[in-house]
RNA sequence: UGGCUCAGAUUGAACGCUGGCGGCAUGCCUAACACAUGCAAGUCGAACGGAAACGAUGGGAGCUUGCUCCCAGGCGUCGAGUGGCGGACGGGUGAGUAAUGCAUAGGAAUCUACCUAAUAGUGGGGGACAACCUGGUGAAAACCAGGCUAAUACCGCAUAAUCCCUACGGGGCAAAGCAGGGGACCUUCUGGCGCUUGGGGAUGAGCCCGCGUUGGAUUAGCUAGUUGGUAGGGUAAAGGCCUACCAAGGCGACGAUCCAUAGCUGGUUUGAGAGAAUGAUCAGCCACACUGGGACUGAGACACGGCCCAGACUCCUACGGGAGGCAGCAGUGGGGAAUAUUGGACAAUGGGCGAAAGCCUGAUCCAGCAAUACCGCGUGUGUGAAGAAGGCCUCCGGGUUGUAAAGCACUUUUCUGAGAGAAGAAUGCAUCUAGGUUAAGAGCUAAGGUGUUUGACGGUAUUUCAGGAAUAAGCACCGGCUAACUCCGUGCCAGCAGCCGCGGUAAUACGGAGGGUGCAAGCGUUAAUCGGAAUUACUGGGCGUAAAGGGUACGUAGGCGGCCUUUUAAGUCGGAUGUGAAAGCCCUGGGCUCAACCUGGGAAUUGCAUUCGAUACUGGGAGGCUAGAGUUUGGCAGAGGCUGACGGAAUUCCUGGUGUAGCGGUUAAAUGCGUAGAUAUCAGGAGGAACAUCAGUGGCGAAGGCGACUGGCUGGGCUAAAACUGACGCUGAAGUACGAAAGCGUGGGGAGCAAACAGGAUUAGAUACCCUGGUAGUCCACGCCCUAAACGAUGAGAACUAGACGUUGGGUUCAUAAAAGAACUUAGUGUCGAAGCUAACGCGUUAAGUUCUCCGCCUGGGGAGUACGGCCGCAAGGUUGAAACUCAAAGGAAUUGAAGGGGGCCCGCACAAGCGGUGGAGCAUGUGGUUUAAUUCGAUGCAACGCGAAGAACCUUACCUGCCCUUGACAUCCUCGGAACUUGUCAGAGAUGACUUGGUGCCUUCGGGAACUGAGUGACAGGUGCUGCAUGGCUGUCGUCAGCUCGUGUCGUGAGAUGUUGGGUUAAGUCCCGCAACGAGCGCAACCCUUGUCCCUAGUUGCCAGCACUUCGGGUGGGAACUCUAGGGAGACUGCCGGUGACAAACCGGAGGAAGGUGGGGACGACGUCAAGUCAUCAUGGCCCUUAUGGGCAGGGCUACACACGUGCUACAAUGGCGAAUACAGAGGGCUGCAAACCAGCAAUGGUAAGCCAAUCCCUUAAAGCUCGUCGUAGUCCGGAUCGGAGUCUGCAACUCGACUCCGUGAAGUAGGAAUUGCUAGUAAUCGCGAAUUAGCAUGUCGAGGUGAAUACGUUCCCGGGUCUUGUACACACCGCCCGUCACACCAUGGAAGUAGGUUGUACCAGAAGUAGGUAGCUUAACCUUCGGGAGGGCGCUUACCACGGUGUGGUC
Repeated sequence: UGGCUCAGAUUGAACGCUGGCGGCAUGCCUAACACAUGCAAGUCGAACGGAAACGAUGGGAGCUUGCUCCCAGGCGUCGAGUGGCGGACGGGUGAGUAAUGCAUAGGAAUCUACCUAAUAGUGGGGGACAACCUGGUGAAAACCAGGCUAAUACCGCAUAAUCCCUACGGGGCAAAGCAGGGGACCUUCUGGCGCUUGGGGAUGAGCCCGCGUUGGAUUAGCUAGUUGGUAGGGUAAAGGCCUACCAAGGCGACGAUCCAUAGCUGGUUUGAGAGAAUGAUCAGCCACACUGGGACUGAGACACGGCCCAGACUCCUACGGGAGGCAGCAGUGGGGAAUAUUGGACAAUGGGCGAAAGCCUGAUCCAGCAAUACCGCGUGUGUGAAGAAGGCCUCCGGGUUGUAAAGCACUUUUCUGAGAGAAGAAUGCAUCUAGGUUAAGAGCUAAGGUGUUUGACGGUAUUUCAGGAAUAAGCACCGGCUAACUCCGUGCCAGCAGCCGCGGUAAUACGGAGGGUGCAAGCGUUAAUCGGAAUUACUGGGCGUAAAGGGUACGUAGGCGGCCUUUUAAGUCGGAUGUGAAAGCCCUGGGCUCAACCUGGGAAUUGCAUUCGAUACUGGGAGGCUAGAGUUUGGCAGAGGCUGACGGAAUUCCUGGUGUAGCGGUUAAAUGCGUAGAUAUCAGGAGGAACAUCAGUGGCGAAGGCGACUGGCUGGGCUAAAACUGACGCUGAAGUACGAAAGCGUGGGGAGCAAACAGGAUUAGAUACCCUGGUAGUCCACGCCCUAAACGAUGAGAACUAGACGUUGGGUUCAUAAAAGAACUUAGUGUCGAAGCUAACGCGUUAAGUUCUCCGCCUGGGGAGUACGGCCGCAAGGUUGAAACUCAAAGGAAUUGAAGGGGGCCCGCACAAGCGGUGGAGCAUGUGGUUUAAUUCGAUGCAACGCGAAGAACCUUACCUGCCCUUGACAUCCUCGGAACUUGUCAGAGAUGACUUGGUGCCUUCGGGAACUGAGUGACAGGUGCUGCAUGGCUGUCGUCAGCUCGUGUCGUGAGAUGUUGGGUUAAGUCCCGCAACGAGCGCAACCCUUGUCCCUAGUUGCCAGCACUUCGGGUGGGAACUCUAGGGAGACUGCCGGUGACAAACCGGAGGAAGGUGGGGACGACGUCAAGUCAUCAUGGCCCUUAUGGGCAGGGCUACACACGUGCUACAAUGGCGAAUACAGAGGGCUGCAAACCAGCAAUGGUAAGCCAAUCCCUUAAAGCUCGUCGUAGUCCGGAUCGGAGUCUGCAACUCGACUCCGUGAAGUAGGAAUUGCUAGUAAUCGCGAAUUAGCAUGUCGAGGUGAAUACGUUCCCGGGUCUUGUACACACCGCCCGUCACACCAUGGAAGUAGGUUGUACCAGAAGUAGGUAGCUUAACCUUCGGGAGGGCGCUUACCACGGUGUGGUC
């Protein structure tokens, strides 16, 4: 940089666990799937004819004297019917619909039942049809024929203020009554409810228009009534709404058409906001009512509970026909993770009808179910430390649960029982009183009084009394994010997980428990939305290297645009008016005890429209200007482009000459060429391609790109000075042109080079790198392709913002005789650099700085620049360009390390130079392996393997077999007994057991105590059992390598850097100099021990120069000089001299000195690395065993043996073996000891025994060496294994399994393949000696001495290390990381043979019901009539339109 994830809020939710109460809301999001049953739209008798049912009254009959039947529409009423009004509201759902919709703001060409205030009327006639009766058909539904009848049903006539038509003369159109009352007895009047005509209002509805309203361009063109006009039709009404004719238009990159998805809005959720998501409940609009089509009636419908037709489905049927539509309320099935009662009431609110009472109302109001959401209350309060018991933890002390509980004292919200008990009720009816209307005390109307009456919820809210802490707490989490920790179980298992990630024996991450944290009648999980996410960035992001500048230019649309004046007022700004429904949100009051909830008022509603103003800026109009841009003139530079002609060098080929055996090629070769004469060399010729030197971070071009010379044609740039045009400009989707190389097509050309290909090498292989050949191609012409790391990884244009130094072209000035030169300026091209910018690297007037304009592009990695589709291409392919699936990262820049078959410098027995070994033999020893009852365990590259083990016959010993013990072999405590201890016998392999003998101790305040011992009980002991990957301690290793760090300062956003790097120098981060560093610490060095020289002190057991004695031995006297001993000093420091070097550090050489540059050796091991080694030295957490994994004993094993390896010893011999003689050490050890001398034995050794607790005595003869002799190159007089025999010593005991001695035997081995090791001087090599360990046992280990070399030119290479630097995709760090194929499968994606379905276009066929038109057939009450008929209507037929259905052919999913 960038994605992923979490913490917040929310939900019509669901699931898991749990569940006390109340209030208030909400409750099929899925199948617009199918529906049993009941209900959801009726009402009016005050419109009508009437009377099926019920009741009252009256009359009659029967009589079981209070019941049944009959009569009476006279009464209350009323089934069915005619008629009126209402079934177009209310209720449901969201399928369709991207606009015939919705939202907002407007408009004109309309209708409106009931309602309202007024106006004008309401006269007089007529003919029918239901019901009903009769008859008929049918299973039913239902229907047919005949007859009677009423009306507010139907039809004429009269009248016509308005109204309609009009040729302005005129013509045309209505109605209905009903109940009450009064006067009265017949007509009239009255008010009420109706009716008719036409205007007005209100309400509701229809129509038109501006703006807004999802995604896809991998949907780019769509359209024939299509767009407009004229005329006509049609409608309530404008209109191609429809028809005829005419014209050819209309829409579209500001996204038409097509596809997908979706009811829209007020609002809701979230958010700081801008936004984003959403459209449950409530409210407004729309659409739909089984699917599709159609009209009728009506004020209003193309009608959810109406009609007709077609279709699917279900039901009834007598098979001929019929019936139905819950997306109304309940309810059922189904689907689903999932969503309620077949409840009560019209009491309230509202609706329909009615004059009213009233009836109807699954609208509504209530109740029921559900923690589904929100709000409120409760599950007790106070006191209570012995800090109870129990649980859990524990370092065993205690801590915690925890005032928590119990106990004591209180309270009663909830709960239970009993009682009281609202508000929601307003009306209606009856009656009375005054007023109005009227001729009128009726009636009507309005006001008031009195009486009476209406509650589903529900005896509900509320309240009183009594009872009693009584009836009431869970869920999730506790590794980090994120508040909260321990134990046990488990052991990469079981499981967890939002992300990171936990779990492989000590899991705060799994499961349980204790404790804690959070929320709480809920708590978690899942799903979903917004937020955080500035992660689509309008507010508010980017593109040099992280994803991202188009390959380049020209240019259309579009966007943006210099200075001045004036005008306009579109944008812009301000005021006012209208609207922006209510609800919701917000503010502020009020009501339920509070709150949720309800309610009053206000604000807000950022919008749209109208109107009035303002005029700076932008836009439009007009006029001017010259600074942008351009034109003209003179010069200048240039590999700019195209085309023609031409030049020399070189390669190759050909011809000829000279000439002879090789040439060529490579790391080395071979293929190849050559005696048919190559290569080499000379001369001549042919042909093609490319242009050395000049040549330069030089030039030109838009980019790609351009290089011999020259002619022609041609583009652009720069410069100087004037004149002219007058914004003519910039950018640039589409589009057009150019566009390296490779490639393609046609035709040429072809010298060299050279994919493919062939051969030779290399190699494990070598389809490569190397070599020899070689075809396309490279070249030319014409035509395609159109891509590159087409890069400055940096789009174009404009303006501004320090400089310094180069270089190319032009100009001016100075200077010069002319050049060279200097200064300034302009256009390019480079290096460095200020401010600033940048994550850093870096950029920096040629910006990646500061701004403006326009275009292109990006949004995690992979899948993938892939698939499909489109376009382009001859092809190759290009361009446009996804998704599924998958990961938690991918990436940039810089930092520190590590590593590099990167570079520089340096060191080390690292190589080299040498000497000796190992690897071959035999043996010793250790390991692996194998074997075994056991072969105990550990150590495993260097850094395990003669290691733990400085010493396994028993013991050791841990292993195996067998026999025994169980408070134990050992420690502490308790109880009881006893001295302790000891002799002997028997059994046994022994441990052990049985019996037996002797023995009564010490102290005492006389109580007892201490030690020892036996028995018993339980706490406990015990474990070389496991884990070195739980640990301490100790050790190894890098490495005695020169490094590792810190404080302060400085630099950097930071990790970090600096110091510690650099120049020298050193064994050394040793020292010097320099330096943004200055200092310091751990390491280095030194201080310590030892050794080398001298001095001082001391002088026995050591020493002996001089003196004396001597048995000739420092033996004795003596001496203190020397050696030595062991204490203390001195000495060495680059101090001195010369040279080199920066005059430094230092180095080289020299002098002196015993020693010279840390003199030799040792001890001493920085920060750290290797989960290095050790639980079997010891210690220790955890786990495990407890008549055994503990303890005792005997025997066996650790010593096995086809084999492999390590470390050693002895050899293979003559620098030697053997024999004889002879010389010289040092350091150690010695009483459970070292042992002399002497004797015995061939010897090991034995016997006896002096001395010594040690400078005294002993071990103790050192050996190699030297001298002499022998052997004579041989499996030997080398070598000594093995084996036989005989012994010695140690020890309880040498069989398994010791060492040594003697005699005999006499194996391999004749110098060791590949490979590998040690050592740089008193070292290697060689020679013997001593010690620790032990009863005994060394070729091992440790130590001391004798003799005593060779070689190092040097740092290229191998190994290891240090330091600086470099690139890095590594960081458990190269033993790293990481790529591809294949095997198997088919989860996902693409493709294929196909198959099935959805949707849609188009051309046709077909044509139900219905409407409209036509009509010659049939038929017909009202009106007219001249009585013949006519007008008008109906049925039928037909034409047009059209649903379903069908056929063909396309598209698409």